[in-house]
């Protein structure tokens, strides 16, 4: 402290996503100790069983038995005034558990109570007198199954009670002081009224009882403020809101009631809905926050579920008690108990939470005077690794770096000092002593600590995870399978991403994963966001609350500051030379700090409030001029159509081309006239005005409005602006009118596969006027309004001023406004913006928060309607998106090139035949090449062979071929012969070498051979695993680097601009300046000359001669081959930038590269080739290897390429004649002679080849014959007959002679090849080769042209610029409807539940009130009664209930909307390029869809 993911790469915006911390957790995998701590988060869901509040005998009254003791027993004493049962008294209202409910009757924090109360407990003052009736338990009898009662009788208290006294306290009046806060409060007088107590208990020490003052803790009420979400809940509200009585309460109060007003909350969110105990704190962050509220501490509330009261100091009472409900469980069916959200335990739901344990030792609580009793509070245990925090699984020495794993480039690496082994230690852990402390006067449930001894390295290591992110890699198995996956995204035969195995790497008794909070997240921005183009400025103003707001004085002291004081519980969190467990976690101590709340003094600069001025802001006045500014009326020409009339006479209209239309019934065209709606040409302009929508023809009239000048006036009056309310393009929408033209719908023609469109004839709403609606637009500057400030420069628009001037409507300079353009910093992701900010500050307002889904659906409102406003979720995607870079591409633009087209010349495509390839076909028809850039390609020779995984068939298996290693026999290796058999092979027999040694008997070695193992072998896959090597673009001009420069980057620049070039070729110009591979050059070939050298080559001049350079001579010339010359835009003339160059000339054998040829840049097609090679990987190994026959590669309906002849008279045909070059040639070439009509035999000179030879060149010239016909063209087939190669011509060769004589008379759409020695067109050779399907291919030379001199078009290609939603790059992208599958969510006749409320009825329990038939101890009495209490009755209200009528959720529903997803579905072709009809927005109509 950040990182991964949008893109070929970049900035950016912006969302998913990761790392860290954390829990009451929960699963998976593991598992040694210990100390502290912690654990039902889900069903406030049911609960067996047991325990969780008793206690007091010194308040009372009853009152045992068991045992023991005496007794013969009977029974007595004891036990014991115990146990027990009651009464009574205190306590139960704390403790302890939960978090349902509650959004305010709650909690925090700080007040108030002049409106209260408070058992025990303290301290202080006083007091306790005289009397009385009952009663439970028990006894007796009785009901009932039980619970549970009722009848009599009967005794006692600190039980209840009558009287008395009154310091005192209360109540009524009523003085005095004193202080307050409006009612008042405090002290002190008088008067009036009402008010105790237990003559008690004792153990004699005390306990207790009453009234009354006070403290202390405790608690009632009540005030300020603070304390979720929702406005798709906006109005709520009758005890409501207040008053006066009055009842009620400890106590104010509408707390309740009568009455009388009619109020009282709400935008600072009432009222309704959901949700939730609330604080101290706890996680987490740097903090502000955020998110929680387990365990502890404080405060509220519950206690089955609803209501209710009673006792009491305290309850409306968790283990009281009434009713009502619901479950459960008893029962004899009549009735009846019952309440674990106390501690254990259990059953149900769950992912998922503990012993039905020990003891009051401690700490605290409850009675007691105490002992002592009771306490599942609480102290311990005990289960869960659920947390935290310690500790240990050993030390130390050990290299042969064992064995064994894994890799492996076979060398070795690594595991790895690790083990093994020596020598140690005793922490833990087991056993066995010890005994501090928790506790002391005494008491240990549990827990034991140092420390002592024995034991022995033994019992004690996992779990993720290894592409990146993120630390850590190899093999091997799988082969888009299996499965991985937080996010990106791995896997389709080499996976470091699946699986395992070793290795390594991180944590450690744990380790991972899931869920969930905070952070990273400045991704809701207070700290600390933004809003032209990413989501985000409302379509525009006026105007309500609100917010905020100019320049003095004074007063105030609310905000603010400043100091004092109180508070802010504890605990936690921090601190500390702090203490305590060995440390640590954990526990004490001490401090410090809880940003808060009151309160009091104080200050007064700003704010704010009060008063009082001021002009500068705002506004009013006067003057001046400005304008499509907006209403109404009137008015006018130009077009147009439409009638009427002349004129005319065939077409007109329309298109790309047509058609529909229209015209002899006279149209278009003209000319005149009429009528009638609409819109207003030139001026007219980035020019005027308006708030925006918008406003254009003149004129009147009415009115908004700004702007300038005087500086006259009033004095802060101002700025924005939630809701409000107006205004507001089109198009639509009532109602009425009006309609010339254009013209959704709609009808016709075209165009197309199709055209529900694009053209094109026609038309109906409308478009226009008048009322009145909708209220939306890409409503845009995509840029809210309003003040201030901050270099410039230029243009225009309306004013004013000053100068200047013969005049001017002019020039110039200054102010104000108002409109453009360029630009500086400065902002900006960048584009850009830039005084008209998007730049710096201020104020207020709208609005954003990933993409889809969706401006959808629902609710709610507006609206005649169409819609419109406000507006979600599920559910899915990992991106969507900007703004700019390089590419590519474009039916975008510019420039330029090239046989690209154009101009020609000849071909192809029609024929027949070769030759390849597709197809069919076969047993096989072997592979490979497939636009261009596969098809006479690989193959420069398939009869066998060649040849393969081709077919069938027969054979071998260490093998046809290499190496080794180990054994073994004998001879083998060659050579011959027999059987079989197609052949290979099998079999069987003769013969019969080498080295070395050697006693000639052998012996031994290498080769061979046999046997067994290592291996050989593969034209078997994979050219998408690969090396070379090729092809293409394309001999096109181009590709790049250093440095420097520019930009936040990617990249630019350079390499661009002007000019030239065949060229990125050179020149200019430039932030660029050099550089490299390319182009050029250099290389070879041809074209002239020269030199040098003459055999085989040549032969000019001499000789000879057989007349042949033959021969002797000659190197002169041809030629041959070595080596030079020579061509540079070098000279001249223009043209150009002074430039490169470019065009015209001389010279020259050649002229601007003289012609050709090798030469092929960074790159592209995953181009071709694993069948040349070479090579990884993977098969295969009696076989895909290896040998053989024979056959296929030639198979033939067809189709395509590439060629050959040819169709004929520029020709054929027969005679005769001429003239190259290059090549071959010893398993050859072969003269010549002879034979044969030939092919070609015989026979044979030469000749290793400048010497012989193949070899005749042809076309050509010359002459004869044909006379345009299927011919004396053409030569297919075919037959016969023969010549050759070869082991062998049948599938399947060439040649030759005879005969035979197809097709075919110049070739559709369409398409090839050429620019000069080219095309044509004629023949020679050659390699391959036994021959040979060669008409191929490679080269040689004869003859020898036509056109073009441009560049609009096609087609390719190169450079600049342009738009792009392409980047696998246009063969891209991508839009909608229809089909399937699946998901979720919407409407819906309904159906079903739910909680809340309202209304009406019924009304338990109970409190108040009335009342007294009936009961009836205590006081009173006149003894009759009485009071009074006890029952019952009624009456308010009153829970559950029942009915009803609404809203509001949730669930569900035939059907049926769209969405959303989902390698290959259908139809189309909408969008991105001018996307082929520019696209987009609103509206409205139409349409299978995208749309139009």
């Nucleotide at each position: 402290a950040g990182g991964g993911u949008u893109u070929g790469a970049u900035c950016c915006u912006g969302g998913c996503u990761c790392a860290g911390a954390g829990u009451g957790a929960a699963c998976g995998u593991u598992a040694g100790c210990g100390g502290c701590g912690u654990g039902g988060a889900u069903u406030a869901g049911g609960c067996a069983u047991g325990c969780a509040a008793g206690u007091c005998g010194a308040a009372c009254g009853c009152g045992a038995a068991a045992g023991c003791u005496c007794g013969c027993a009977a029974g007595a004493g004891u036990u014991a005034g115990u146990a027990g049962c009651g009464u009574g008294g205190c306590g139960a209202a704390a403790g302890g558990g939960g978090c349902a409910g509650u959004a305010a009757g709650g909690c925090a924090u700080a007040g108030g109570u002049a409106a209260c109360c408070u058992a025990c407990c303290u301290u202080c003052c006083g007091g306790a007198c005289u009397g009385g009736g009952a009663u439970a338990u028990g006894c007796g009898g009785u009901u009932g199954a039980a619970a549970a009662g009722c009848c009599g009788u009967g005794c006692a208290a600190u039980a209840c009670u009558a009287g008395a006294c009154a310091u005192c306290g209360u109540c009524u009046c009523u003085g005095c002081g004193a202080g307050g806060c409006a009612u008042c409060u405090c002290g002190u007088g008088g008067u009036u009224u009402c008010g105790a107590a237990a003559u008690g208990g004792u153990c004699c020490g005390c306990c207790g009882c009453c009234g009354g003052a006070a403290g202390a803790g405790g608690g009632g009420c009540u005030u300020a403020u603070g304390u979720g979400c929702u406005a798709c809940c906006a109005g709520c509200u009758u005890g409501u809101u207040g008053g006066u009585g009055a009842g009620g309460u400890a106590a104010u109060g509408g707390c309740u009631c009568a009455c009388c007003a009619a109020g009282g909350c709400u935008a600072c969110g009432a009222c309704g809905g959901c949700u939730a105990g609330g604080g101290g704190g706890u996680g987490u962050g740097a903090g502000a926050g955020c998110a929680c509220g387990a365990c502890c501490c404080c405060c509220g509330c519950c206690a089955c579920u609803g209501g209710c009261a009673c006792u009491g100091a305290g309850a409306c009472a968790c283990u009281g008690g009434c009713c009502a409900g619901a479950c459960u469980c008893c029962u004899a069916c009549g009735g009846g108990a019952g309440g674990c959200u106390g501690c254990a335990g259990u059953c149900g739901a769950g992912a998922a939470u503990c012993u039905u344990c020990g003891g009051c030792a401690a700490u605290g609580g409850g009675g007691g005077c105490a002992a002592c009793c009771c306490u599942g509070a609480c102290c311990g245990a005990g289960c869960g690794a659920c947390g935290c925090c310690g500790c240990g699984u050993g030390g130390u020495g050990g290299a042969u770096g064992a064995a064994g794993g894994c890799c492996u480039u076979c060398g070795g690496g690594u595991u790895g000092u690790a083990a093994a082994c020596a020598c140690c230690u005793g922490u833990u852990g087991g056993g066995g002593g010890g005994g501090a402390a928790c506790a002391u006067a005494a008491c240990g449930a549990g827990u034991g600590a140092a420390c002592c001894c024995c034991u022995g390295a033994g019992g004690a290591a996992g779990c993720a995870c290894g592409g990146g992110c993120u630390a850590a890699g190899u093999u091997c198995g799988u082969g888009c399978c299996a499965g991985c996956a937080g996010c990106c995204g791995c896997g389709g035969u080499a996976a470091g991403a699946c699986g395992a195995a070793c290795c390594g790497u991180g944590c450690a008794a744990a380790c991972g994963u899931u869920a969930c909070u905070c952070g990273g997240a400045a991704u809701c921005a207070c700290u600390g966001g933004g809003c032209u183009u990413a989501a985000a400025g409302a379509g525009c103003a006026c105007g309500u609350a609100g917010g905020c707001g100019g320049c003095g004085a004074c007063a105030u002291a609310a905000g603010u500051c400043a100091g004092a004081g109180g508070u802010g519980a504890a605990a936690u969190c921090c601190c500390a030379u702090c203490g305590g467990c060995u440390c640590a976690a954990c526990c004490g101590u001490g401090g410090a700090a809880c940003a808060g709340c009151c309160u009091c003094u104080g200050a007064u600069a700003c704010u704010g409030u009060g008063u009082u001025g001021c002009u500068u802001g705002a506004g009013g006045g006067a003057g001046a001029a400005c304008g499509g500014g907006g209403c109404a009326u009137u008015c006018g020409g130009a077009a147009c159509u439409u009638c009427c009339g002349g004129u005319g006479g065939a077409g007109c209209g329309g298109u790309g081309a047509a058609a529909u239309g229209u015209g002899u019934u006279g149209a278009u065209a003209u000319c005149g006239g009429a009528a009638g709606g609409a819109a207003c040409g030139c001026c007219g302009g980035u020019g005027g005005c308006g708030a925006a929508a918008g406003c254009g023809g003149a004129a009147u009239g009415c009115u908004g409005g700004g702007u300038c000048u005087c500086u006259u006036c009033u004095g802060a009056c101002g700025c924005u602006g939630a809701g409000g309310u107006g205004c507001g393009a089109a198009a639509g929408c009532u109602a009425g009118g009006g309609u010339a033209g254009c013209g959704a719908a709609c009808g016709g023609g075209a165009u197309u596969a199709g055209a529900u469109a694009c053209c094109c004839c026609g038309g109906u709403a409308g478009u226009c006027c008048u009322a009145g609606c909708c209220g939306u637009a890409a409503a845009c500057g995509a840029u809210g309004a309003g003040c201030a400030c901050u270099u410039g420069g230029u243009a225009g628009a309306a004013a004013u001023c000053g100068c200047u001037c013969c005049g001017a409507u002019g020039g110039c300079g200054a102010c104000u406004u108002c409109u453009g353009c360029c630009g500086u910093a400065g902002c900006g992701a960048a584009a850009g913006u830039g005084u008209u900010a998007a730049g710096u500050g201020c104020u207020c307002c709208g609005c954003c928060u990933g993409g889809g889904g969706a401006g959808u659906a629902u609710g709610g409102u507006c609206g005649c309607a169409a819609g419109g406003c406000u507006g979600a979720a599920a559910c899915u995607c990992a991106a969507a998106g900007g703004a700019a870079u390089u590419g590519a591409c474009g039916g975008g633009g510019g420039c330029u090139c090239a046989c690209a087209c154009c101009a020609g010349c000849g071909g192809a495509g029609g024929a027949g035949c070769a030759u390849g390839u597709g197809g069919c076909u076969u047993a096989a028809u072997u592979c490979g090449a497939g636009g261009c850039u596969a098809c006479g390609c690989g193959a420069a020779g398939a009869a066998c062979c060649u040849u393969a995984u081709c077919c069938u068939a027969g054979a071998c298996u260490u093998g046809a071929c290499a190496u080794g290693u180990a054994g073994g026999g004998a001879u083998u290796a060659g050579g011959c012969g027999g059987c079989u058999g197609a052949a290979a092979g099998g079999u069987c027999g003769c013969u019969g070498a080498c080295g070395c040694u050697u006693u000639c008997g052998g012996g031994u070695g290498g080769a061979a051979c046999c046997u067994a193992c290592a291996c050989a072998g593969g034209u078997g896959c994979u050219g998408c695993a690969u090396g070379g090597c090729u092809g293409u673009c394309g001999u096109c001009a181009g590709c790049u680097c250093g440095u420097g420069u520019c930009g936040u980057g990617a990249g630019a620049u350079g390499u661009u601009u002007g000019g030239u070039u065949a060229a990125g070729u050179c020149c200019c110009u430039u932030a660029a300046c050099g550089a490299g591979c390319g182009a050029a050059a250099c290389c070879c070939u041809u074209g002239u000359c020269c030199c040098u050298a003459g055999u085989u080559a040549c032969c000019a001049g001499c000789g000879g001669c057989u007349c042949g350079g033959c021969c002797g001579g000659g190197c002169a010339c041809u030629c041959u081959a070595g080596g030079g010359a020579g061509a540079c835009u070098g000279c001249c003339g223009g043209u150009g930038u002074c430039a490169a160059a470019c065009c015209g000339g001389a010279g020259g054998a050649a002229g601007g590269u003289g012609g050709g040829g090798a030469u092929g840049a960074c790159g592209u097609c995953a181009a071709g080739u694993c069948c040349u090679c070479a090579u990884g990987g993977c098969c295969u190994u009696u076989a895909u290897g290896u040998c053989u026959a024979g056959g296929g590669c030639u198979g033939c309906a067809c189709a395509c390429g590439u060629g050959c002849u040819a169709c004929a008279a520029u020709g054929g045909g027969g005679c005769a004649u001429a003239c190259a070059a290059a090549g071959u040639g010893a398993a050859g070439c072969a003269a010549g002679c002879u034979c044969g009509c030939g092919a070609g035999a015989g026979u044979a000179a030469g000749c290793u080849a400048a010497u012989c030879a193949c070899a005749a060149a042809a076309a050509g010239u010359g002459u004869c014959c044909c006379u345009c016909a299927g011919u004396u063209c053409a030569g297919a087939u075919u037959g016969c007959a023969g010549g050759c190669u070869g082991c062998a011509a049948c599938u399947c060769g060439c040649c030759u002679g005879c005969a035979u004589g197809a097709a075919g008379c110049u070739g559709g759409a369409u398409u090839c090849g050429c620019u000069a020695g080219u095309a044509a067109u004629c023949g020679c050779a050659g390699g391959u080769c036994a021959g040979c399907c060669a008409u191929a291919c490679u080269g040689c030379g004869g003859u020898g042209a036509a056109u073009a001199a441009g560049u609009a078009c096609c087609u390719g290609a190169g450079c600049c610029u342009u738009g792009u939603a392409c980047a696998c790059a246009c063969c891209g992208c991508c839009c909608g409807u229809c089909a399937a599958g699946c998901c979720a969510c919407g409407a819906a006749a309904g159906u079903g539940g739910g909680g809340g409320g309202c209304g009406u009825c019924c009304g338990a329990a109970g409190u108040c009130g009335c009342u007294u038939c009936g009961c009836u101890a205590a006081c009173c009495u006149c003894c009759g009664g009485g009071a009074g209490g006890c029952u019952g009755g009624c009456g308010c209200c009153g829970a559950a209930g029942a009915c009803g009528a609404a809203a509001c959720c949730c669930a569900u529903g035939a059907u049926u909307g769209g969405g959303a997803c989902u390698a290959a579905g259908u139809c189309g072709u909408a969008a991105c390029a001018a996307g082929g009809u520019a696209a987009c927005c609103g509206u409205a109509g139409g349409g299978g869809a995208a749309c139009c």